[in-house]
RNA sequence: AGAGUUUGAUCCUGGCUCAGAACGAACGCUGGCGGCGUGCUUAACACAUGCAAGUCGAACGGGGUUACAUAGUGUAGCAAUACAUUGUGUAACUUAGUGGCGGACGGGUGAGUAACACGUAGGCAACCUAACCUAAGGUGGGGGACAACCCAGGGAAACUUGGGCUAAUACCGCAUAAGACCACGAACUGGAAUGUUAGUGGUAAAAGCAGCAAUGCACCUUUGGAUGGGCCUGCGGCCUAUCAGGUAGUUGGUGAGGUAACGGCUCACCAAGCCUGCGACGGGUAGCCGGACUGAGAGGUCGAACGGCCACACUGGGACUGAGACACGGCCCAGACUCCUACGGGAGGCAGCAGUGGGGAAUUUUGCACAAUGGGCGAAAGCCUGAUGCAGCGACGCCGCGUGGAGGAAGAAUGCCUUCGGGUUGUAAACUCCUUUUGCAGGGGAAGAUAAUGACGGUACCCUGCGAAUAAGCCACGGCUAACUCUGUGCCAGCAGCCGCGGUAAGACAGAGGUGGCGAGCGUUGUUCGGAAUUACUGGGCUUAAAGGGCGCGUAGGCGGUAAUACAAGUCUGAGGUGGAAUUCGGGAGCUUAACUUCCGGACUGUCCUGGAAACUGUAUCACUUGAGUCGGACAGGGGAAGGCGGAAUUCCAGGUGUAGCGGUGAAAUGCGUAGAUAUCUGGAGGAAGGUCUGUGGCGAAGGCGGCCUUCUGGGUUUUGACUGACGCUGAGGCGCGAAAGCCAGGGGAGCGAACGGGAUUAGAUACCCCGGUAGUCCUGGCUGUAAACGAUGGGCACUGGACGGUGGGCUCGCCGAUGGGCGCGCCGUCGCAGCGCAAGCGUGAAGUGCCCCGCCUGGGGAGUAUGGUCGCAAGGCUGAAACUCAAAGGAAUUGACGGGGGCUCACACAAGCGGUGGAGCAUGUGGCUUAAUUCGAGGCUACGCGCAAAACCUUACCUGGGCUCGAAACGCAGUGGACCGGGGUAGAAAUAUCCCUUCCCCUUAAAAGGCUGCUGCGGAGGUGCUGCAUGGCUGUCGUCAGCUCGUGUCGUGAGAUGUUGGGUUAAGUCCCGCAACAAGCGCAACCCUUAUCCCUAGUUGCCAUCGGGUCAAGCCGGGCACUCUAGUGAAACUGCCUCGGAUAACGAGGAGGAAGGUGGGGAUGACGUCAAGUCCUCAUGGCCUUUAUGUCCAGGGCUACACACGUGCUACAAUGGUCGGUACAAACCGUCGCAAACCCGUGAGGGGGAGCUAAUCGGAAAAAGCCGGCCUCAGUUCGGAUUGGAGUCUGCAACUCGACUCCAUGAAGCUGGAAUCGCUAGUAAUCGCGGAUCAGAACGCCGCGGUGAAUACGUUCCCGGGCCUUGUACACACCGCCCGUCACAUCACGAAAGUGGGCCGUACUAGAAGCUGGUGUGCUAACCGCAAGGGGGCAGCCAUCCAAGGUACAGCUCAUGAUUGGGGUGAAGUCGUAACAAGGUAUCC
Repeated sequence: AGAGUUUGAUCCUGGCUCAGAACGAACGCUGGCGGCGUGCUUAACACAUGCAAGUCGAACGGGGUUACAUAGUGUAGCAAUACAUUGUGUAACUUAGUGGCGGACGGGUGAGUAACACGUAGGCAACCUAACCUAAGGUGGGGGACAACCCAGGGAAACUUGGGCUAAUACCGCAUAAGACCACGAACUGGAAUGUUAGUGGUAAAAGCAGCAAUGCACCUUUGGAUGGGCCUGCGGCCUAUCAGGUAGUUGGUGAGGUAACGGCUCACCAAGCCUGCGACGGGUAGCCGGACUGAGAGGUCGAACGGCCACACUGGGACUGAGACACGGCCCAGACUCCUACGGGAGGCAGCAGUGGGGAAUUUUGCACAAUGGGCGAAAGCCUGAUGCAGCGACGCCGCGUGGAGGAAGAAUGCCUUCGGGUUGUAAACUCCUUUUGCAGGGGAAGAUAAUGACGGUACCCUGCGAAUAAGCCACGGCUAACUCUGUGCCAGCAGCCGCGGUAAGACAGAGGUGGCGAGCGUUGUUCGGAAUUACUGGGCUUAAAGGGCGCGUAGGCGGUAAUACAAGUCUGAGGUGGAAUUCGGGAGCUUAACUUCCGGACUGUCCUGGAAACUGUAUCACUUGAGUCGGACAGGGGAAGGCGGAAUUCCAGGUGUAGCGGUGAAAUGCGUAGAUAUCUGGAGGAAGGUCUGUGGCGAAGGCGGCCUUCUGGGUUUUGACUGACGCUGAGGCGCGAAAGCCAGGGGAGCGAACGGGAUUAGAUACCCCGGUAGUCCUGGCUGUAAACGAUGGGCACUGGACGGUGGGCUCGCCGAUGGGCGCGCCGUCGCAGCGCAAGCGUGAAGUGCCCCGCCUGGGGAGUAUGGUCGCAAGGCUGAAACUCAAAGGAAUUGACGGGGGCUCACACAAGCGGUGGAGCAUGUGGCUUAAUUCGAGGCUACGCGCAAAACCUUACCUGGGCUCGAAACGCAGUGGACCGGGGUAGAAAUAUCCCUUCCCCUUAAAAGGCUGCUGCGGAGGUGCUGCAUGGCUGUCGUCAGCUCGUGUCGUGAGAUGUUGGGUUAAGUCCCGCAACAAGCGCAACCCUUAUCCCUAGUUGCCAUCGGGUCAAGCCGGGCACUCUAGUGAAACUGCCUCGGAUAACGAGGAGGAAGGUGGGGAUGACGUCAAGUCCUCAUGGCCUUUAUGUCCAGGGCUACACACGUGCUACAAUGGUCGGUACAAACCGUCGCAAACCCGUGAGGGGGAGCUAAUCGGAAAAAGCCGGCCUCAGUUCGGAUUGGAGUCUGCAACUCGACUCCAUGAAGCUGGAAUCGCUAGUAAUCGCGGAUCAGAACGCCGCGGUGAAUACGUUCCCGGGCCUUGUACACACCGCCCGUCACAUCACGAAAGUGGGCCGUACUAGAAGCUGGUGUGCUAACCGCAAGGGGGCAGCCAUCCAAGGUACAGCUCAUGAUUGGGGUGAAGUCGUAACAAGGUAUCC
């Protein structure tokens, strides 16, 4: 510090996700030790049991125990004496009660609380403070009770009643009063008196105990302090406006009461205030802080442990006591709950420490000790202390240590992988040497405590011994992200944080081996911050990505020109106070180290007070004129409102003329018209709209505004001077305006025209088109308040190069071309520098550079929906969520592809022609059907006379049956036998089995070895079995189309572009020119073959002109190589020449010459790539499957089937023909496994025959159409030949299934072929025959060859296909694309809903416990007064105010639930259509 993920790729926007750190955690697997921390986050749920607050006998009386003393009594004893016991006294110990102090601290919890609760800084001139310190002054003299105790009762108990006795540091008078307090009136200080000082009058105190004593400790009043508290105030810190108004003790005053104290704290009266957009009131949530976590910081989140404050103590209410409480382990009442009970009544409160149940993912021992620290009481000893110190449990966290170290290669074994060679595990192990942290055993043994006292603890630590001994796991390994292979699985099982893996070769699942990471832990889950500049103060945005309010006026607010002076609020600065400790940070120190602890420093970014400065902001005063405004002149304008006027056109009405149609469309029909339409003429009615002018022209804030005239009226511009003197800008709320549609009321209604009707179109057509047509459109008044209300661009001000236009004013010039030139202002446009921007683009009218103010945005969907509120007559508007769901949604640009987009262009693409197919019969292939099998593949073009250049057996892969299993064929090794080969017999369908005969290899003396061959066994063969979507190779196709790329440079953030586009030209990215491109490659062309001409060479088997011979004829012979020809080398053609066109170029047109002319004709040659195109059945090959079978052998069958459909062909339908006879002219090719002549036989196929030929020699071989002649005469024929019968021929082991051919006979369909569709542009189509491959035989197919030999092309509008440029795109699996909505099904969350249930809260009424206060107090009553009676004082009781729970009624908020219902989301292959994306086939959208 970033990374992954939207795309084919790119840049941007934007969300989601990851890597980090942290935790009071939990869960899974695993687990050796120690130290320091830490441990109910949930039920403030309920609690058994024990403990957690007592202490003081030096306050007091009493009791008890013991001892002593003393006085008795009793027993025993002679007695001393012993024992028991009673009284008194003393002493020690003890303690139920009275009394004092403490139980308001310490400890727990976070329910409540949005508050002066907390934090911080202040204030109290409005206060209190026990114990402590300090200072001053006191403590005199009396009195009456009540507990305990005793007696008598009640009660189950808790407890309680009556009577009697008694003490005090308990209680009560009296005396005294320095000071305190109260009253009065003075003085002083101060901003203010309630302060201070002095005076007068009045009021209120006390207690003793211990000690021999000194004295000590107590006690009372007061002063000051310290400590702790109370109250008040400024400022600060949550969400929500779908909470906008709240408040009657409410706000203030006067008086009174109350309090320690101010105060509506309370009450009476008076006034009507007070709070609130700087968010009152309401709702939700929450203890606050020091701090903790994170972060670079600013921030964000949190508030466990430790520390401060607050609140609470079963729930609610209340007071008492006290210095202090409205009191956790006190009291009273009410309520809920639990327990005891004799049913009458009682008891209780773990949010103290342990512990239990429960809840929960989850959180410990019913431990030890007061030794230390601290607290309470006490004079003290001491007692108490679950505070605390320790121990226990938990890897919960942090920190430290260990599980061994060194050597050790035959690189052992095992495992795993393997290309079978090896690699890896791996110095790892074994093995050798060494060490002992931990552990175990034994011994010693602290500090913590400055005298005693040690829970921890025989702990830490030290020494000795033993022995490698007791100690390693977890997660990951596709990318992010370090780490890879095998096997299994087969969109299954599963994984997954995001992207995504898995459908037979998974580095992503599971296992294994290996590797990486961390390590007593490792992962997962949850949460927080970070990354996230993804709420942007630091530090974001709003033309198109989310985002400018439809527009204006204007309130609050924010901001604000120039000069001077003053002040000092902001601001800056100095000093001071405070900012607790701990924490964090820096430096040191102590535990062996660290964590931890500790010392010092810094910091605590804050706040208060005080001194200073005065630039800036602010405030005040006084000025200024440039911002703003006012007045005068001039001007432009569809600016607005009202009234009036006019013409053209449509329609309607009346009349005339006139006749059969009109109208409408792609084409039609509905409609109108013989009752006279349309057309045309005249006249009239009525409404709406404003042609031409009209223009990126004008005006207006926007919406918007268009005939002419008049009136009223708003704004703007220009120009000149004068005036005001900052009067300004923006603008939350608010107010107003606001297209169209729509609504209400009343008019109006020509045309147009939702709805609706009809006609068409269509599969349908609730549409598009047509004929009609109502609301509406128009006017008046009112409402609605929205639009893609757009420049998708808020308003204002300032600044920042230019160029060219339009429009409205002004000034100026006088060279005149005057519709002119120059200057300056306002407005409307176009292009562009810089700059900006993701880009497109913007660019002085900014989207540039700055300032001010407002509005708005924060992923997509759900949704502008629901709900609430509000506005509206309604329609609906404004405000405006969530659950749930996705990993994207999106902007701009790029390259392609596509378009029922455009331009250019090519092609037998169309057109122009010629001939076919589609109809018939047959052949052949395919589908289908059939079958035991009809083997398999090929499937639009680019499958279908295709693989198959040839299925009777074989082929053959299929079926049936019969056999074999090292196998039909191959290799190696071992063993064993023999030659192998060949001939014959038997069984059988054959394979096969079996028998017989023959043979007995080579080398060597022999053995051994070797070769050949049979058998047995092993390694292993075999497979036309699967996967062409695992592959190689080969092939088809676009397409012989002209394209496809690269290097360098340049442009662009980039994908990419440029080059390759453009102007010409070409068959061509062919060439020329131009050009930020310049070169180059694969393609094109050329080089190659063939054909057309010629030369040369060669001259047999070819040829024959001349010479000779010769035949019926014949190169037949001699001879020759001239010609033809053959086959080899060359030449020739290049727009080279001429003319014209063109840019003078490329090139084109014409011409000459030439055998050939503009690539002469033909062939071979197929760029980058596309189609997961075809082929595993040519071959090769990975993987899988099979192994007495999916291998292999054999026989027979099948591939040849046949209601049917399609493709490709052949033959025809005839006279340009058929038939008969005669006759002529090729090329190419083939032949010894062969071609086969002559001749003979047969009607013929063919048979016999065998010359010749290994071929320019011989043969196949007859070419046919053609030409000549005859017949047929338009018929199902002398056309046509299918089919069938008979008879044959040939090949072959064999023609039944299932061959070809021949002859005789038979003589089907068919008379030129619907929709549709194919080929061909010249030696081509058409037509005619010939040959070859395959092959024993078997072409109408295929591959070749020549003969005869046309027609037409105006042209590129249209159909198919292609190329280039351009345009749109929501496509990129690329239009066979994408994609929308209803319906159906499943599922999820949400809304509505008659209602139902709960919680909270409000108002009114009722109720009224305990208690305080007040009243009363006739009942009761110790202290004081009084001789007494009685009084005073007090108490009970009763009454009243207040008031908790409770009750009733009516509202509100919220949660849950609800038959049914509504839409929404999601879900590989459901239904219906085709809305959108291309002009998406009716442009789209609001």